[in-house]
Context: one part of a larger RNA
Molecule: large-subunit ribosomal RNA, domain IV
Organism: pig gut metagenome
RNA sequence: CUAUGGUUAAGGAACUCGGCACAAUGAUCCCGUAACUUCGGAAUAAGGGAAGGUCUUGAAAAAGACCCGCAGUGAAUAGGCCCAAGCGACUGUUUAUCAAAAACACAGGUUUCUGCAAAAGCGUAAGCUGAAGUAUAGGAGCUGACGCCUGCCCAGUGCUGGAAGGUUAAGAUGAUUUGUAAGAUGGACGAAAGUCGAUAACAUCGAAGCAAUGAAUUGAAGCCCCAGUGAACGGCGGCGAUAACUAUAAUCGUCCAAAGGUAGCGAAAUUCCUUGUCAGGUAAGUUCUGACCCGCACGAAAGGCGUAACGAUUUGGGCGCUGUCUCAACCAUAGACUCG
Numbered sequence: 001c002u003a004u005g006g007u008u009a010a011g012g013a014a015c016u017c018g019g020c021a022c023a024a025u026g027a028u029c030c031c032g033u034a035a036c037u038u039c040g041g042a043a044u045a046a047g048g049g050a051a052g053g054u055c056u057u058g059a060a061a062a063a064g065a066c067c068c069g070c071a072g073u074g075a076a077u078a079g080g081c082c083c084a085a086g087c088g089a090c091u092g093u094u095u096a097u098c099a100a101a102a103a104c105a106c107a108g109g110u111u112u113c114u115g116c117a118a119a120a121g122c123g124u125a126a127g128c129u130g131a132a133g134u135a136u137a138g139g140a141g142c143u144g145a146c147g148c149c150u151g152c153c154c155a156g157u158g159c160u161g162g163a164a165g166g167u168u169a170a171g172a173u174g175a176u177u178u179g180u181a182a183g184a185u186g187g188a189c190g191a192a193a194g195u196c197g198a199u200a201a202c203a204u205c206g207a208a209g210c211a212a213u214g215a216a217u218u219g220a221a222g223c224c225c226c227a228g229u230g231a232a233c234g235g236c237g238g239c240g241a242u243a244a245c246u247a248u249a250a251u252c253g254u255c256c257a258a259a260g261g262u263a264g265c266g267a268a269a270u271u272c273c274u275u276g277u278c279a280g281g282u283a284a285g286u287u288c289u290g291a292c293c294c295g296c297a298c299g300a301a302a303g304g305c306g307u308a309a310c311g312a313u314u315u316g317g318g319c320g321c322u323g324u325c326u327c328a329a330c331c332a333u334a335g336a337c338u339c340g
Stems, first nucleotide, its partner, number of pairs: 001335008010326002014324001019321001028050004036041001038145001052067006068072001080319007087311002092104002108143007120129003146306004151236003156233002158229005165224003171218002177212004183205004187196003237255005264298001265295001276292005
């Protein structure tokens, strides 16, 4: 010096991002116990007190007297507590091996699908799960106990319903056109010379049939269209003026939109400006609490606002306690060091 353990004057968080770590509290019995509350809790709340042995009385409980020690739950084991706020109701689950949480789940709520050979899912199929269930059941989505509530918009997208019209596939139908025979007509090619040629070659025409082409017409869902639907995806304005001090604007005008954010909350796990402003707490407070509202950019089941209980959760304050610190010191053990 390192690790582990022990003790410490005076002070007692001055340490530090932060009381991290340590210390402290501690079992049992008696007394006593607040706000708040879903009346169950909160609660071991908080805060106090007792304890060994012998003898006497007594049924016991207990009371009294005496004795010993520094010390009587004589060693060891055995909650620190309180106040306020955020988040999540709770017990639970999770990143095996850097995250245990405010994330996930949850009971409860709600929407939607499904009438049973159910919907949904797995499989090429047979088949299986759902389910040896049957809408008080099963699948899917969102929300997340409880309390008070859940506003406006259906223009866009989605979903559901509708069927008059427009558009539209395969299919049906089959007009037209083309090729093709027997045959009919003309000799054909070449600038010319000429060449080929009569069973012929070439050109034109050519009914039905066959092959191809495929117009009009017909032809469902869908889409266009018409309605509904937000605990479906989602959305929920701008500018100007105005009151007899000033300021502000209950009020008015105007533009746009499907509708212009209701209740509640609000510098918030959301506020950039910002350490906003005021108040509280401190000698001093970018954190914290209570208000204000100018919400850059809260807001109502991607739920809004509260909320007792709960939490190895996050934040602020206090009491107790301490070597965290002022500021270090000493001791023990194991290393380190020397020899082997």